[in-house]
RNA sequence: AGAGUUUGAUCCUGGCUCAGGAUGAACGCUAGCGGCAGGCUUAACACAUGCAAGUCGAGGGGUAACAUUGGUGCUUGCAUCAGAUGACGACCGGCGCACGGGUGAGUAACGCGUAUACAAUCUACCUUAUAUUGGGGGAUAGCCUUUAGAAAUGAAGAUUAAUACCCCAUAGUACCAUUAUAUAGCAUUAUAUUUUGGUUAAAGGUUACGAUAUAAGAUGAGUAUGCGUCCUAUUAGUUAGUUGGUAAGGUAACGGCUUACCAAGACUACGAUAGGUAGGGGCCCUGAGAGGGGGAUCCCCCACACUGGUACUGAGACACGGACCAGACUCCUACGGGAGGCAGCAGUGAGGAAUAUUGGACAAUGGGCGCAAGCCUGAUCCAGCCAUGCCGCGUGUGUGAAGAAGGCCUUAGGGUUGUAAAGCACUUUCAGGGGUGAGGAAGGGUGAUAGCUUAAUACGUUAUCAUCUUGACGUUAGCCCCAGAAGAAGCACCGGCUAACUCUGUGCCAGCAGCCGCGGUAAUACAGAGGGUGCAAGCGUUAAUCGGAAUUACUGGGCGUAAAGCGCGCGUAGGUGGUUUGUUAAGUCGGAUGUGAAAUCCCAGGGCUCAACCUUGGAAUGGCACCCGAUACUGGCUAGCUAGAGUAUGGUAGAGGGGUGUGGAAUUUCCUGUGUAGCGGUGAAAUGCGUAGAUAUAGGAAGGAACAUCAGUGGCGAAGGCGACACCCUGGACUAAUACUGACACUGAGGUGCGAAAGCGUGGGGAGCAAACAGGAUUAGAUACCCUGGUAGUCCACGCCGUAAACGAUGUCUACUAGCCGUUGGGUUGUAAUGACUUAGUGGCGCAGCUAACGCAAUAAGUAGACCGCCUGGGGAGUACGGCCGCAAGGUUAAAACUCAAAUGAAUUGACGGGGGCCCGCACAAGCGGUGGAGCAUGUGGUUUAAUUCGAAGCAACGCGAAGAACCUUACCUACUCUUGACAUCCACAGAACAUUUGAGAGAUCAGAUGGUGCCUUCGGGAACUGUGAGACAGGUGCUGCAUGGCUGUCGUCAGCUCGUGUUGUGAAAUGUUGGGUUAAGUCCCGUAACGAGCGCAACCCUUAUCCUUAUUUGCCAGCGGGUCAUGCCGGGAACUUUAAGGAGACUGCCGGUGACAAACCGGAGGAAGGUGGGGACGACGUCAAGUCAUCAUGGCCCUUACGAGUAGGGCUACACACGUGCUACAAUGGCGUAUACAGAGGGCUGCAAGCUAGCGAUAGUGAGCGAAUCCCACAAAGUAUGUCGUAGUCCGGAUUGGAGUCUGCAACUCGACUCCAUGAAGUCGGAAUCGCUAGUAAUCGUGAAUCAGAAUGUCACGGUGAAUACGUUCCCGGGCCUUGUACACACCGCCCGUCACACCAUGGGAGUUGAUUGCUCCAGAAGUAGCUAGCUUAACCCUUCGGGGAUGGCGGUUACCACGGAGUGGUCAAUGACUGGGGUGAAGUCGUAACAAGGUAACC
Repeated sequence: AGAGUUUGAUCCUGGCUCAGGAUGAACGCUAGCGGCAGGCUUAACACAUGCAAGUCGAGGGGUAACAUUGGUGCUUGCAUCAGAUGACGACCGGCGCACGGGUGAGUAACGCGUAUACAAUCUACCUUAUAUUGGGGGAUAGCCUUUAGAAAUGAAGAUUAAUACCCCAUAGUACCAUUAUAUAGCAUUAUAUUUUGGUUAAAGGUUACGAUAUAAGAUGAGUAUGCGUCCUAUUAGUUAGUUGGUAAGGUAACGGCUUACCAAGACUACGAUAGGUAGGGGCCCUGAGAGGGGGAUCCCCCACACUGGUACUGAGACACGGACCAGACUCCUACGGGAGGCAGCAGUGAGGAAUAUUGGACAAUGGGCGCAAGCCUGAUCCAGCCAUGCCGCGUGUGUGAAGAAGGCCUUAGGGUUGUAAAGCACUUUCAGGGGUGAGGAAGGGUGAUAGCUUAAUACGUUAUCAUCUUGACGUUAGCCCCAGAAGAAGCACCGGCUAACUCUGUGCCAGCAGCCGCGGUAAUACAGAGGGUGCAAGCGUUAAUCGGAAUUACUGGGCGUAAAGCGCGCGUAGGUGGUUUGUUAAGUCGGAUGUGAAAUCCCAGGGCUCAACCUUGGAAUGGCACCCGAUACUGGCUAGCUAGAGUAUGGUAGAGGGGUGUGGAAUUUCCUGUGUAGCGGUGAAAUGCGUAGAUAUAGGAAGGAACAUCAGUGGCGAAGGCGACACCCUGGACUAAUACUGACACUGAGGUGCGAAAGCGUGGGGAGCAAACAGGAUUAGAUACCCUGGUAGUCCACGCCGUAAACGAUGUCUACUAGCCGUUGGGUUGUAAUGACUUAGUGGCGCAGCUAACGCAAUAAGUAGACCGCCUGGGGAGUACGGCCGCAAGGUUAAAACUCAAAUGAAUUGACGGGGGCCCGCACAAGCGGUGGAGCAUGUGGUUUAAUUCGAAGCAACGCGAAGAACCUUACCUACUCUUGACAUCCACAGAACAUUUGAGAGAUCAGAUGGUGCCUUCGGGAACUGUGAGACAGGUGCUGCAUGGCUGUCGUCAGCUCGUGUUGUGAAAUGUUGGGUUAAGUCCCGUAACGAGCGCAACCCUUAUCCUUAUUUGCCAGCGGGUCAUGCCGGGAACUUUAAGGAGACUGCCGGUGACAAACCGGAGGAAGGUGGGGACGACGUCAAGUCAUCAUGGCCCUUACGAGUAGGGCUACACACGUGCUACAAUGGCGUAUACAGAGGGCUGCAAGCUAGCGAUAGUGAGCGAAUCCCACAAAGUAUGUCGUAGUCCGGAUUGGAGUCUGCAACUCGACUCCAUGAAGUCGGAAUCGCUAGUAAUCGUGAAUCAGAAUGUCACGGUGAAUACGUUCCCGGGCCUUGUACACACCGCCCGUCACACCAUGGGAGUUGAUUGCUCCAGAAGUAGCUAGCUUAACCCUUCGGGGAUGGCGGUUACCACGGAGUGGUCAAUGACUGGGGUGAAGUCGUAACAAGGUAACC
């Protein structure tokens, strides 16, 4: 410090996720030791048991228990007596119990933090100072007696003490009131002094300690104030003691704290009130910081103590282990009544994922009481449990290659585990055993000496000395000795992010997953194993938190198109503000002081062996307060200025706004005339109108709406918007020159006004147009698009609505920043120009700059400033609920649950378009001939079958694999057989091989018989073949062409496909390859940020067309000669043809024209051939997971007495039917008969076969010749000549069937071809549709070959005859280039929307129901406090006539306040609810096809 994830790829935007740290954690697996820390986060749920606050006899009366001592009795160890001593239960009294300890429920508050204030206060114990400590009195608990009760607890009587209580005296600088003076303070006032009057004290005990009054200190507490302190505005108004005043009361104290009266205030957009949540801080975690999150342990503050209320006591409480009352709960009970409060320490139950011992000690530190010893102390110190965390140590060290064994992998060689182990040599930390042994201890008691105190040598105290004594932890820490490598390693991960890879199993199953995503038979992603990586007594997971996240942006983001500028003005608060003085010093800056507790963090030291940890010092603590100083800037005040802004004057342009009137063209309707059969409408039609006279045409009339031309990226307006003409009223802008005001300005939350269309209300109006609606079409449907009609509405007046893709998707204002070209309005100048300058608008280019890019660019999206609005992933949703507005429609404000890992922007390359441009092709058109109809052949589908083997499937499967299924082939079926096998290699044994033959059988095969004994040899044996046997193995046309190689098809013989370097771009990419021409061609030329190159094109190759040279047999025969009825038949020839080898020839080379002087094109000459001469082979990068595992090869899987092998028979040939490809026809351009002419290319010995003979014939018999330029197949046919048929199902056509044959072959039934005789079906040119062909082509005619025993209408070749047409590129199909749009990229066979149906999820409404909380109005009123008090009662003080009375107190009563409780009525929240609404998700459901291309009606608001 970043990374993964949207895309085919790219850049951006933007979310999600990961790597880091940290935790009071929990869970899983595992676990040796120690140190230091931590340990109910949940139920402030309920609690059994024990302990947690007592102490003082030096306050008191006393003596229940214990002990001592003494006495008495005696049964010598018992009873009893004595407060005499040590002491002490209970009681009175004092102090403490308000600390310490726990918890975080409540509290959004002066609660907390910080800084101040108290001139408005209190403070027990402690310290200091001053003064005092006189005299009296009456009770009461205890104890005793009686008595009620189960108990708790009382009641009555008698009696008694105090440091308990009361009275009197005394006293001041205390308190209250009063008089006056001085000083201080901003001030209310304070202080000092002064005058007069009044009020309040005490306790003893006994020498140690106390007590009282006053003043002060310290400590602690109380109160007030500034500032800070969570979320919600879908909480906007709140408040009657409320705000203030006067008076009184109350308090320690100010104060509406309380009461009476008076006034009507107080708080609030700088967020009151309400609701939700929450103890606050020091600090802790994270972070570079700013921030964000948290508030365990430790420290400070607050609040609480079962829930609610209340006061009492006290210095202090409204009191955790006190009281009273009410309530809930638990317990006891004799049913009458009582008791209790672990959020103290342990512990229990419950809850929960989850958190410890009913431990030891007061030794230390601290606290309470006490004179002290001491007692108490679950505070505290220790120990126990727990890997909960942090830190440290160990589980050994060295050596050791035969690189052991085993495991795993393997290309079978080896690699790896791995110096790892074993082995050898050492060490002993820790744990274990045995010893030794600090520190934490300071004090305290006793004694002695000395000082002080005192009357005192008591007592006490201080110092010194002596002596005794105090440790829970503790078997302490540490140290020493002993033995032995001995007792001590796991967990997670290994596809990328992210360090680490292989095998096996599994087969979209099981499973994994933080994100992307793995798994459908070769999974580094599941599971196991081997190996590896990381961390380590831990390792992983989960949860929550910060970081990364600049995804809330103060530091530090954005808003044209990604989310985001309010539709537009005016304007309030607020924010901001020109220029120059003076002043002030609020902001700002500097210095100083105080504070910012300690702990923590940081730095430097120190102590535990180190570390964690502990500790000392320092630094720091951005803050607050106060003081002094500075004055540039900002602010305040003050006085000016004119550049901002405004006013006055003169002009200018304009669809700016409102009102009134006027006008013409057109549509429609009505009237009249002319006129006749149609009009209208569409892609085509129909509905509609028209013989009752339409449309058309002419004239007239009516009515409403809108204003052609001018008209213009022209004008005006803030926006919406504004368009005939005239007049009236009126707003703004611009411009010129002067004068005036003197910052009056900008923005603008709320507010307020305007605001298209549609819509709403009332009343008018209504020509045209036109939602709804009706009809006609279209269509599978057509609730649409098209047509004919047509109502609201559109128009006017008034009133609502308040929204639009209200857009420049760009808020308003100001300043600055190259140019060029238009245009509107005004001005200046004048070479009067189409010029120059200037200003306000409005447009187009373009630099810098900006931008993700596109683009913007003085009209900014540039550079800056001011203010406002808005955004924070997609969906849910601009929806629900609530509020406000509205007559309604609806608008505005505006969520959440849930769900996804994306959604989006710009640009790129492709692909696609019922987008565009250019171009090509038998693509269309123009022609010729077919297919589709018939019969047959052949292939396919389907069906059938025991089997009808398998494959091929749009073009690019279907006369295809198959260049040829009767057996074989053959892979299929049935039956019978074999199991190392039909075939290969190896081993052993035997035998030559082999031939002939008998029997059984359908055959394979089985059982025999006979003959035969070979070849090579170094004599050991070997080679080939056959049989037997054992196992390694063979074998498989079994599966996967989606694991593959090879081969092939196709786009397509289309002209394309790429690369290097350079350049452009952030980049994907682009450029080159685009453009202008041209070509069959990315062919060539020119231009050009490109320059070159490669694979393709072309050429090179074959063939064909012309000529030449050479050669001359089997081919040829002109000339010469011979011969025949005749024939190159013969001699010969080499001219010609041919053959087959080599050459020549054609290159736009030449001429003319066109063209950019190019490339090239057009025409011509010559030439056998002319612009690629014709034909062939040749197929770029790639596409289709195209085809083939059945040609072959091959990975993996499967079968192994069978899915292998053999044999016989059957099947592949089936047949209602459908399709493809062909043949033959339907006839006269023909059929038939007769005669007759002319090819080319092939094949031939298991062969072709002449000739002759036989047969009507297929053929048969015989057989010359020929391994072929020699012989044969082999007659070419159409053609030509002639005859006949005469339009007929025929002299067309030949299917089908009967009979008789031939040939091949082991065999012709299933199931061959051919021949002859007979038979003579359909068919008279073929619907929709569709195929081929551009010249020696189509059409037509025959010939040959491969395969093959036989079996072509197929296939592949060959020649003969030999056309028609092409205007042209609008359209169909396919293709190429450029461009455009795109939501496609599996690429249009794409993507994708909505209803419906089903399942699940969350949510809204809902008659209501239940609960929580709260406002208001009432009822009620415990305990308590305060007031009053006619009843009862009353020791102290006063008076007394001694009877009593007064004062005072208590009880009771009553009034006020008030908790719980109750009633009524509202608000808010939560849960639930028949039914219901939409939403989301889901693998293949239904219906359509709305969007993306002009998405087939442009889309959207």
Predicted 3D model of a 1501-nucleotide RNA (small-subunit ribosomal RNA) from an uncultured bacterium. It matches the Rfam family "Bacterial small subunit ribosomal RNA". Its family is annotated with ribosome and structural constituent of ribosome in the Gene Ontology. Model confidence (mean pLDDT): 85 of 100. The sequence is in RNAcentral, with records from ENA and SILVA.